RNA sequence: GAUUUAUAAAGAAGAGGGGAGAGAUUAGGCUCCACGAACCUCUGGCAACCUGUUCAAAAUCAGCAGAAUAAGGUGCUAAUUCCUACCUGAGCAAUCGGGACAUAUAAAUC
Numbered sequence: 001g002a003u004u005u006a007u008a009a010a011g012a013a014g015a016g017g018g019g020a021g022a023g024a025u026u027a028g029g030c031u032c033c034a035c036g037a038a039c040c041u042c043u044g045g046c047a048a049c050c051u052g053u054u055c056a057a058a059a060u061c062a063g064c065a066g067a068a069u070a071a072g073g074u075g076c077u078a079a080u081u082c083c084u085a086c087c088u089g090a091g092c093a094a095u096c097g098g099g100a101c102a103u104a105u106a107a108a109u110c
Base pairs, nucleotide, nucleotide: 001110002109003108004107005106006105007104008103013043014042015041016040017039021032022031023030026085027084028083029082044077045076046075049073050072051071052069053068054067055066081102086099087098088097089096090095
């Protein structure tokens, strides 16, 4: 990097460095930012995908596949994945929904 599957309305901040941008890409909107952005480091925290541990269970044709913990591996720690873009439902409208695509993360395979 590619494919598959799952999840994405919840949750979780301080310090030091840094010095002007940031919110994936394009566009529009909106927002954050010198009361210090991105990014880096440290410490803490959140979550529970994988491993481990404990309890439960006994599916073993198809189908379905529990709970706890947080030691290890990742991830995350402004705003729904910030919102919209394509298809579509309701509505006079404002607007509110559903689906797809894309993206992110995990796990497995290549």
SAM riboswitch aptamer (S box leader) from a Spirosomataceae bacterium, 110 nucleotides, folded computationally. Rfam family: SAM riboswitch aptamer (S box leader). About the family: The SAM riboswitch is found upstream of a number of genes which code for proteins involved in methionine or cysteine biosynthesis in Gram-positive bacteria. The organism belongs to Spirosomataceae, within Bacteria. The sequence was found by an Rfam model in a public genome assembly.